[in-house]
RNA sequence: GCAAACCCGCCGAAAGGCGGCGACGCAGAGCUACGGGGCUACGGCGCAAUGCGCGCUAGGCCCGCCGAGCCGCCA
Numbered sequence: 001g002c003a004a005a006c007c008c009g010c011c012g013a014a015a016g017g018c019g020g021c022g023a024c025g026c027a028g029a030g031c032u033a034c035g036g037g038g039c040u041a042c043g044g045c046g047c048a049a050u051g052c053g054c055g056c057u058a059g060g061c062c063c064g065c066c067g068a069g070c071c072g073c074c075a
Base pairs, nucleotide, nucleotide: 001026002025007020008019009018010017011016024064028071030070031069032068034067035066036065037062038061039060043057044056045055046054047053
């Protein structure tokens, strides 16, 4: 210097994001979804229908999971 979780408000189908509060931690817990990995499934596809469900799938999301790129600090 940054700011987790909880809680409150807003956006979102959700994951999650933004703001407020607040500090769990972080010597880059700065930025980027480029590679890996993870999360969600509106929509699409398939299945099932005495039931409003199940499975698959990012175009969505996570940079405080790892790597990489860029920028930066100290010795």